[in-house]
RNA sequence: UUGAUAUUAGCGGGAGAUGCUGAUUUAAUCAGAGCCGAAGGAUCAAGGAACCCCCGAAAAUCUCAGGCAUAAAGGACCGCUAAAAAAAA
Numbered sequence: 001u002u003g004a005u006a007u008u009a010g011c012g013g014g015a016g017a018u019g020c021u022g023a024u025u026u027a028a029u030c031a032g033a034g035c036c037g038a039a040g041g042a043u044c045a046a047g048g049a050a051c052c053c054c055c056g057a058a059a060a061u062c063u064c065a066g067g068c069a070u071a072a073a074g075g076a077c078c079g080c081u082a083a084a085a086a087a088a089a
Base pairs, nucleotide, nucleotide: 001089002088005085007083008082009081010080011079012078013077018033020032021031022030023029034068035067036066040064041062042061043060047055048054
């Protein structure tokens, strides 16, 4: 000097699922039942170790949480920018 990589912040994109029932102050509310998975959370294979346990990934699975009218908010992930760090050269 360049800089894989991961972190933080900003901007942009960003899906799915009630045309239900009742109450009712008619609301974007409350309750019931139904549904969704891409915040978060939990579970596990091959294998390792061991022969009790344990380690062990996810966009898989579960649906605790969250969400299901336009909208708003949220939203894994992707792209760009910036900051600080940084393997290796």
Source information:
Predicted 3D model of an 89-nucleotide RNA (Glycine riboswitch aptamer) from a Pelagibacteraceae bacterium. The prediction has a mean pLDDT of 78. The sequence was found by an Rfam model in a public genome assembly.